[in-house]
Molecule: transfer RNA
Organism: Opitutaceae bacterium
RNA sequence: GGGGCUGUAGCUCAGUUGAUAGAGCGCUUCGUUCGCAAUGAAGAGGUCAGGGGUUUGAUUCCCCUCAGCUCCA
Numbered sequence: 001g002g003g004g005c006u007g008u009a010g011c012u013c014a015g016u017u018g019a020u021a022g023a024g025c026g027c028u029u030c031g032u033u034c035g036c037a038a039u040g041a042a043g044a045g046g047u048c049a050g051g052g053g054u055u056u057g058a059u060u061c062c063c064c065u066c067a068g069c070u071c072c073a
Stems, first nucleotide, its partner, number of pairs: 001072007010025004019056001027043006049065005
């Protein structure tokens, strides 16, 4: 320098005909317990990496940028 993959909750990750975004663990509150652990219930937590385009509508399609991983030279 060129090609490919990845970026979604604090962490690990789902999310196919484009139509208001989810799980497990973790966190908060409450109950059970003398208390811890454990368990049950409820809840908080998201600019879907950033920008632009297409579309009535974009996490999803297209382009650029950034970060990480990887292959070729």